[in-house]
Context: one part of a larger RNA
């Protein structure tokens, strides 16, 4: 220069009241405003204690003050058989016994072996904390070894075959979340003209599991016999052939929803009792805590981008692998062991789990107007996830 410019979105703040040495920003109540496909609630990724307030504190750190904080001290806080991992399995791509190649360092690569962003058993519903919960607790479930009884009983792999197994688009149906209306239940009835009426307020809510096999969608099916393939065997699995029952179907597989129970249980508006904080015109009042009781709990219409659905259609560019699964045998085994029901017993270990996640906690030197994957998607108008107002819920961008 200068006490100048700046104090980081023009979503917005005002009043009582409390704490306190000081309140414009902290608490707390009532009004306003602002988002509301989010500026709201779950989640990976990433941070790593930021989490609670529980005490206490304001140097410093916050673009001002701060009695407040994601700042400082102390102490608390993350509970699994079914969430994820780890496991079991393979893909890209790593390693890689022997091997090839090189002068060596190494380089290539088989068998193997690692390696998830995918396959692969099993949970739900209310309660609960200051802070954790498909984890604790209450109910009522499910799944997989092991063992040990009873029945029955050809059972066995690192091999053979099935299966698992899949892309793009597109249309049409049946559901269901969910929204809306009625009706039910409680509860008001006007200190400003009117409010016993076609009126206001608020509720109306329940799951996994069993069970049942529907709308629907596939495939011809069962018996016998053969049988140069399936590296070796095979009853399996392809080829081939009579037959029986079906091609308007049959048999078998798949299949949402609905209803039943789960549930004579949770919840549930309101409402008793105690017991405490305020505030009171001392009548009462509004939170909180603790144990109680406890109404209606149905029908219609709507209707998803969710389910059936890895369905169906359709084209050409033709859309992972392997393991679990379940059919075969070999070599054995065959009074055993093994397999199948079904029943008692016992087990399910170790690691994550707090919080923040369009953000003041993550990446950007900052409490930075920028980046950052997936999920859920209430009303009214609309063709919409556009837009405008709005719930639930969160916030007034820290001068």
């Nucleotide at each position: 220069g200068a006490g100048u410019a700046a104090c980081g979105a023009u979503a917005a703040u005002g009043u009582g009241g409390g704490u306190g040495a000081a309140a414009a920003a902290c608490c707390u109540a009532c009004a306003c405003g602002c988002c509301g496909a989010a500026a709201g609630u779950c989640u990976a990724a990433g941070g790593u204690u930021u989490c609670c307030u529980u005490g206490c504190g304001c140097a410093a750190c916050g673009u001002u003050a701060a009695u407040c904080g994601a700042c400082g001290c102390a102490g608390g806080g993350u509970g699994a058989g079914u969430c994820g991992g780890c496991c079991c399995c393979u893909a890209a791509g790593g390693u890689g016994a022997g091997g090839c190649a090189g002068a060596a360092a190494u380089g290539c690569g088989u068998a193997g072996u690692c390696g998830a962003u995918g396959g692969g058993a099993a949970a739900c519903a209310g309660g609960u904390u200051a802070a954790u919960a498909u984890u604790c607790c209450u109910g009522u479930a499910c799944u997989u070894g092991a063992u040990a009884g009873u029945a029955u009983u050809g059972c066995g792999a690192u091999g053979g075959g099935a299966g698992g197994a899949c892309g793009a688009a597109g249309a049409a149906g049946g559901c269901u979340a969910g929204g809306u209306c009625a009706g039910c239940c409680a509860u008001c009835c006007g200190u400003u003209g009117g409010u016993u009426g076609u009126g206001g307020u608020g509720g109306u809510u329940u799951a996994a599991g069993c069970u049942g096999g529907u709308a629907g969608g596939a495939a011809g099916u069962a018996u016998u016999c053969u049988u140069a393939g399936g590296a070796a065997a095979a009853u399996c699995c392809g080829g081939g052939a009579a037959u029986g029952c079906g091609u308007u179907a049959a048999u078998u597989c798949u299949g949402a929803g609905a209803g039943g129970u789960g549930a004579u249980g949770a919840c549930g508006a309101c409402u008793g009792u105690g017991u405490u904080u305020g505030g009171u015109u001392c009548g009462c009042u509004a939170g909180g805590c603790a144990c109680g009781g406890g109404a209606a709990g149905u029908g219609a219409u709507u209707g998803a981008u969710g389910c059936c659905a890895u369905g169906c259609u359709u084209a050409c560019a033709a859309g992972a692998a392997a393991a679990g699964u379940c059919c075969c045998u070999a070599a054995g085994c065959u009074u055993c062991a093994g397999a199948u029901a079904c029943u008692g017993u016992g087990a399910a270990a170790c690691c994550g789990u707090a919080c923040c996640u369009c953000a003041a906690a993550c990446c950007a030197a900052c409490a930075c107007a920028g980046g950052u994957a997936g999920a859920c998607a209430g009303g009214u108008a609309g063709a919409g996830a556009a837009u405008a107002c709005u719930a639930a819920g969160g916030c007034g961008c820290u001068u």

A computed fold for a 399-nucleotide part of an RNA from an invertebrate metagenome, annotated as large-subunit ribosomal RNA, domain III. The coordinates come from a structure-prediction model, not an experiment, and the mean pLDDT is 81. It matches the Rfam family "Bacterial large subunit ribosomal RNA". Rfam links the family to the GO terms structural constituent of ribosome and ribosome. The RNAcentral record of the full RNA draws on SILVA.